[in-house]
Context: one part of a larger RNA
This record gives sequence, structure tokens and C1' cells, in this order.
RNA sequence: CUGGGCAUAAAGGGUACGUAGGUGGUUUAAAAUUACUCUAACUUAAAUAUUGGUGCUUAACAUCAAUUUGUGUUAUAAGUAUUUUUAAUCUUGAGUUUGAUAAACGAUUAUAGAAUUCUAAGUGUAGCAAUGAAAUGUUUAAAUAUUUAGAGGAAUAUCAAUGGCGAAGGCAAUAAUCGUAAUCAUAACUGACAUUAAGGUACGAAAGCGUGGGGAGCAAAAAGGAUUAGAGACCCUUGUAGUCCACGCCCUAAACUAUGAAUAUUAAUUUUUGGUUUAAUUAUCAGAAAUAAAGCAAAUGCGUUAAAUAUUCCGCCUGGGGAGUACGAUCGCAAGAUUGAAACUC
Repeated sequence: CUGGGCAUAAAGGGUACGUAGGUGGUUUAAAAUUACUCUAACUUAAAUAUUGGUGCUUAACAUCAAUUUGUGUUAUAAGUAUUUUUAAUCUUGAGUUUGAUAAACGAUUAUAGAAUUCUAAGUGUAGCAAUGAAAUGUUUAAAUAUUUAGAGGAAUAUCAAUGGCGAAGGCAAUAAUCGUAAUCAUAACUGACAUUAAGGUACGAAAGCGUGGGGAGCAAAAAGGAUUAGAGACCCUUGUAGUCCACGCCCUAAACUAUGAAUAUUAAUUUUUGGUUUAAUUAUCAGAAAUAAAGCAAAUGCGUUAAAUAUUCCGCCUGGGGAGUACGAUCGCAAGAUUGAAACUC
């Protein structure tokens, strides 16, 4: 390489859109192509192998002859079908229109009430805070507590769920405006318009970076107090970046369902969300969960939301370490990211 694989052993790209390319529904006609069946020729080295002889006393061994399917090439002829192209055709795949529905789906703006902190004032007096126990800390310059008023930032209790929405990341107070997607029902319309997707484009938690704001709480770094043999930690008291906003970068995560996307087929039962429907949780469609038949799997387990049975396309793997390193290239302000070896060694 082939073969075989990718939930947990090496291996699914973080996610989507989509170009090239690959693959692709029904019926008819024409042309071409391909496959199968039939015939002929050539090729398929020798050795080996198989069968039958021969020669060494036999055998191994040596030697002679014959032999097979299959592959490929060329030619001839017919039938059946496939595929492709062209021209039509159909409605089941896909989409559009119409009417409903649910939703923490996105963006912007405004508003609300709890709580923490701070400021001012009143009441009031010796503690408060912290811990396993303490100390650092705070307080007679009047704290903690409590009442009133104000400031400011961040987050939205209950509802809340095994719930919902989103491609993923993710999304939760209320209202408005703008925008996207989905499901169901009903007819009508278009007529294969589909699927996958290398490059590419867009989005992409947290942390981090740049400029300018903001800064209540929390809190890397830093300081102090404890603990300890030591303590650069765990615990405590403080506390700066950061966390928040705007704009621009970064592009990585156990980005996990550790399970790529799409289509078809294959027992049931229970729960639940949203439609439509029924006298009826009745029936049905689309989701979300729990058991479980067949089947699969090394086992654990998966099981109509498959890890079953099949098909199409993409990505990826090939002993451990060296190493996600070096070098080069591309990207980035930087941090670094992407791509990604070898020597050597076991």
C1' cells in the first nucleotide's frame, strides 16, 4: 500500500453556509457508452503447485509430459439491462403561497424591585469581624446593630421542570421596536430545483491583547496573619489587573452525546413539550426523556434521537516516547494559533 477501523483501545473537523468535485426520484423516445452471456486469437516467463510417468535399492530429491480458473487486449454477432447526453413527462423528494402556534432565538432602547457596598443624618454603647482555635484587620476621631435619605455598579430570587429555543458557542426580571429560524393544518402552485462538501466565507465559552469609559460585589498578582520542620499552598484579613460597556483583535476548550451530515428500512411500553384531531390522553405529526424485542458489540452498553440493516459524500487513524516539539510557511500588536517532521530510543 491493501485490508481494517474512528462512544470508552490510535482516530469525527468547534459549528454552520456554500463553490469545484462525488452521488442522485418517476415514465417515454433517440443516440452513445458500459456490463453480462456466446465465439475466435493473443497474453498470463521459468521455478513452484496439482495429476500421471521415468531415474537414483525406496523416499526425500531429480526429471518428462499434461493441467486449471481468473485477469487484460483485439475482433465479430445478438439479446437483456445499466449509465450518460439530448428532448419531453410525472409528483412522491425539495421548495413556495395561505392560516395558526409555542419559545431564556438574536440586536437595540427604556423601565422595575430585592440584595451587597459607600455617603449624610438620627437612636445607641463597647465591642465587631474572623476561625478548628487564633491572629492580622476594624472600632470611643463612636464602629457593629437599627431607622431615614441619597449615590453607584453588577446580577435578575420565586415561577423552574427529566421543561423550552438556537447550527454550534450559548440563551432566563419586565416592556417596546427591528430581524431570523422552527412546527402543525389546509388546499393550490413550481416540477428533481436534491444530498454531501476539498479549498473558501461567516459565527465561535472562558482567559488574553489594543483604545476609551466604568468599577458595587467578587478576585489572579501582591502584602500581612495563621498552619507547618519548611508553606513560595490549603484557612483568615486586605487587595490591583480582570470581571461590566463601546469599538477592534485573538480563534482555542473534557468546543463532549468523547458518537460527522443525509436518506430508507426494522417489536413494543411509559413519561413529557408544541400543533391538529376525537365523546375519550382517543388518533396522528414534529421534538425531548426512561425501559426494552430483534440485531450489534471485546465488554460496558447502544437499541426508530442506533453504536441495528443498507446506500452516498466529507473528515480522520496506523505501536509508545521524541512531539503537537524543531524547521519552513501563513495568520496575529503580542500572547500565540494553524500546518507539522526527523535523528535517536524502547

Background:
This is a predicted structure of a 346-nucleotide part of an RNA (small-subunit ribosomal RNA, central domain) from Cyanidium sp. THAL103. The coordinates come from a structure-prediction model, not an experiment, and the mean pLDDT is 85. Rfam family: Bacterial small subunit ribosomal RNA. The literature on the family includes a 2002 paper in BMC Bioinformatics by Cannone et al., "The comparative RNA web (CRW) site: an online database of comparative sequence and structure information for ribosomal, intron, and other RNAs". The source organism's lineage runs through Eukaryota, Bangiophyceae, Cyanidiales, Cyanidiaceae and Cyanidium. The full RNA is in RNAcentral, with records from SILVA.